[in-house]
This is a predicted structure of a 560-nucleotide part of an RNA (large-subunit ribosomal RNA, domain I) from an activated sludge metagenome.
Its mean pLDDT, the model's own confidence on a scale to 100, is 82.
The full RNA is in RNAcentral, with records from SILVA.

Context: one part of a larger RNA
RNA sequence: GGUGCAUGGUGGAUGCCUAGGCGUCGAGAGGCGAAGAAGGACGUGGUAGGCUGCGAUAAGCCCCGGGGAGCUGUCAAACGAGCAUUGAUCCGGGGAUUUCCGAAUGGGGCAACCCGGCGUCACUCCGCAAGGAGAUGGCGUCAUCGGCGGGUGAAUGCAUAGCCCGUCGAAGCGAACCCAGGGAACUGAAACAUCUAAGUACCUGCAGGAGAAGAAAUCAACCGAGAUUCCGUCAGUAGCGGCGAGCGAACGCGGACAUAGCCCAAACCGGCCUUCGGGUCGGGGUUGCGGGAGCCGAGAGCAGUUACAAAGGUGUCGCUAACAGAAGUGCCUGGAAAGGCACACCACAGAGGGUGACAGUCCCGUAUGUGAAAGCGAUCGCCCUGCGUUACCAUCGGCUUACCAGAGUAGCAUGGAGCUCGUGGAACUCCGUGUGAAGCUGGGGGGCCCACCCUCCAAGGCUAAAUACUCCUCGACGACCGAUAGUGGACAAGUAAGGUGACUGAAAGGUGAAAAGAACCCCUGCAAGGGGAGUUAAAAGAACCUGAAACCAUGUACUU
Numbered sequence: 001g002g003u004g005c006a007u008g009g010u011g012g013a014u015g016c017c018u019a020g021g022c023g024u025c026g027a028g029a030g031g032c033g034a035a036g037a038a039g040g041a042c043g044u045g046g047u048a049g050g051c052u053g054c055g056a057u058a059a060g061c062c063c064c065g066g067g068g069a070g071c072u073g074u075c076a077a078a079c080g081a082g083c084a085u086u087g088a089u090c091c092g093g094g095g096a097u098u099u100c101c102g103a104a105u106g107g108g109g110c111a112a113c114c115c116g117g118c119g120u121c122a123c124u125c126c127g128c129a130a131g132g133a134g135a136u137g138g139c140g141u142c143a144u145c146g147g148c149g150g151g152u153g154a155a156u157g158c159a160u161a162g163c164c165c166g167u168c169g170a171a172g173c174g175a176a177c178c179c180a181g182g183g184a185a186c187u188g189a190a191a192c193a194u195c196u197a198a199g200u201a202c203c204u205g206c207a208g209g210a211g212a213a214g215a216a217a218u219c220a221a222c223c224g225a226g227a228u229u230c231c232g233u234c235a236g237u238a239g240c241g242g243c244g245a246g247c248g249a250a251c252g253c254g255g256a257c258a259u260a261g262c263c264c265a266a267a268c269c270g271g272c273c274u275u276c277g278g279g280u281c282g283g284g285g286u287u288g289c290g291g292g293a294g295c296c297g298a299g300a301g302c303a304g305u306u307a308c309a310a311a312g313g314u315g316u317c318g319c320u321a322a323c324a325g326a327a328g329u330g331c332c333u334g335g336a337a338a339g340g341c342a343c344a345c346c347a348c349a350g351a352g353g354g355u356g357a358c359a360g361u362c363c364c365g366u367a368u369g370u371g372a373a374a375g376c377g378a379u380c381g382c383c384c385u386g387c388g389u390u391a392c393c394a395u396c397g398g399c400u401u402a403c404c405a406g407a408g409u410a411g412c413a414u415g416g417a418g419c420u421c422g423u424g425g426a427a428c429u430c431c432g433u434g435u436g437a438a439g440c441u442g443g444g445g446g447g448c449c450c451a452c453c454c455u456c457c458a459a460g461g462c463u464a465a466a467u468a469c470u471c472c473u474c475g476a477c478g479a480c481c482g483a484u485a486g487u488g489g490a491c492a493a494g495u496a497a498g499g500u501g502a503c504u505g506a507a508a509g510g511u512g513a514a515a516a517g518a519a520c521c522c523c524u525g526c527a528a529g530g531g532g533a534g535u536u537a538a539a540a541g542a543a544c545c546u547g548a549a550a551c552c553a554u555g556u557a558c559u560u
Stems, first nucleotide, its partner, number of pairs: 001559009015545001016510002020481002022478007029470002031173002039101003042055003046079002049075003061095006070083003106115003116142007123134004144170009177208001179205004188195001192242001218225002229256005239247002261462003264406001268283006288440001291404002293400006299393001301387004312383004316378005322370003328343005344361002346350001352364003411435008421447001442457005497504002517544001520532004
C1' cells in the first nucleotide's frame, strides 16, 4: 500500500407519512368598472419583520340573524393592557368608511408625485353693513367622445359651422369558448415552384353566458321532405389532386332538442302637415297546394313575460349561517388501549377523520329530521296583462278583382374568393370594377346550355332549446402522485436569484403522544462542541423519524 471483517463519521437513498397537487362527475356562477374596476403603492397592531385582514372610522365601525364561553388572525412565543352571560371572539346577510396610483378623467408627470381654477367652510385683516383681501388647510367640482333635447349664433339673406346648457351613455380589466376583418412560415411532397401545413399559429375588432345559424328564391327526383344547431352513420364513398403528396363532401337514414315560430316594407283606409311632388302618425297586412284587397257564408273564446306588447305582487321551493342527532363497561399487557379476554348495547347512524397502538357505542361527525330577520335565484299556481265576443271581426271556407309584394337589385362582362371542385364542360354562394332587367301572363333553382316537368319566392328584420368553454364557487369520487413524484410552487413561490429589457426562474416537508426542548455540575477561549445529571416508552436532542451507497477514519486479520 492492498484485501476482508468490525466500529464510527459523512451523506440523505429507502420505508412510512401528508399539509399540496392532478383528474373525473354533478350543481352553481358566468362577469367586474366613472357609484372609480382588475392590479398595485403607502399606511394600519401596545412592543411588529413577513403573510393575512383592513383604509386616517385602517387585524377594524353600525344594523339584522346564528351561536354560547371564552377571546385579542398567522409564522410564534413572551410580556403588557384589555374585552366577554348587559352575550364578546367567531359564522351568515345588509350597510358605513374606503389614503394615493391605476381606464385615471382639472393640468402636468420618470405610476403611487408636482401644480392649478371655481364654489364653500375654518382662521386673520379691512369695512357700519353688503362685501372684499390674504398665508394655510378641509370638503365639493372642473378630462374626452358619442346619442337625444334645447338655447345662442358668423363669413352670408334664410341657414349652417361654431359656442353654450341639460340629460343618457362609452372608455378599462377578465381563463377558455363565439363571430368577423387580416393572415404566415417551418413542415410534407423523401429536392421544389402549383399544392400541403392552413384559413392553422398570430394580430385586430365585437359580443354573450353562451355565441353563431335559423323559419326555404332549400333539398329531392316525377316519390317526396319541410327553419336552425349538434351527434352517429352514409364514407375515407362521390369527387378534387404537379390525378403527386395529400384533401375530402352531400343526399338519405338514426338520434339530441322540440306540441317555435314570428315581425316589418307595400297595396288599401283614416288623422295631421304640405313647397301639391309628397311627408308623418295610426289602422291594415305579411303569403307561393299562392297571399293581400272586394263580396258572400260559418263562428266564441284564445293567448302571455326568451322572439311574436309589457311591468309587478304574492305563495311555494332552493342557495347564502346553523340545530337536534342512538349505543360500553370491567380485567390483562403496555409509556399510553382504541389491542387481547369477558359480558353488554345502538344501528334509516358499521362513510370518514381525530384521540398516547387498530374505537359503531370517547370527540368531531354520519343516517335521518329541523331551520332564516336579511339578500339572491328558480318553477308552478293565483293576482295580473293582451286580443276578441253578433262584427268589415280572433279564426276558417267559397267567389270576384288584377291594386301591391324589398332596384343600381337579379343578371351579364371582367378580376378574385368560398364550396369535394386547383378554370375545368363549372353550375351554385360571396366580394371589387363596369354594365344593367322583369313586375305574377312575373322571378329563382334543379351542376355548361336548351326544352318539358318539378320545386321555391331573393334583393328587410327578430327568434328559446339541443351545442362550445371554465378564471371562479360548492359537493362527491379516484386500479391518480406522494417531496428528483404531483402544479414552477405541500415551505417567505412567480419568492430568492439572473437579465438594460422582453423575460427566465429555483432549492427547501417530518423531534416527540405531550416541550416534558435538557435544572444543576464538569472540560474549554467559559466559543463551538463534549462528558455527567435529569426528561422520555425511546434521545428521537432541535444540523432532531427511518438513516442505504459512494467517500473518510480507527481497530484487527491476512497479504505485499